[in-house]
RNA sequence: AAGCGCAUAUGGCAAAACCGGAGCAAUCCGGCGACGCAAAACUAAAGGGACUUCGCUAAGAAGUCAGCCAGUUGCCCGG
Numbered sequence: 001a002a003g004c005g006c007a008u009a010u011g012g013c014a015a016a017a018c019c020g021g022a023g024c025a026a027u028c029c030g031g032c033g034a035c036g037c038a039a040a041a042c043u044a045a046a047g048g049g050a051c052u053u054c055g056c057u058a059a060g061a062a063g064u065c066a067g068c069c070a071g072u073u074g075c076c077c078g079g
Stems, first nucleotide, its partner, number of pairs: 004079001006078001012037002018031005035067001041072003047069002049065006
């Protein structure tokens, strides 16, 4: 240095529900709130997968999700 993540410290993010808004929908934005997360940071044609709408006979087209797997990058540093 790299890997692991049993510790340590500074901290970080924010599920569901509820309120308001956008959207046909999946879902997203804001508030509130914490279920949890060592990447719950970033990446959605250029890996996979799932979901929505149109089509229904399918092919396909448009969209959504990374807190599904995955890729990239990063904090701590006792073991």
Molecule: c-di-GMP-I riboswitch aptamer
Organism: Caballeronia telluris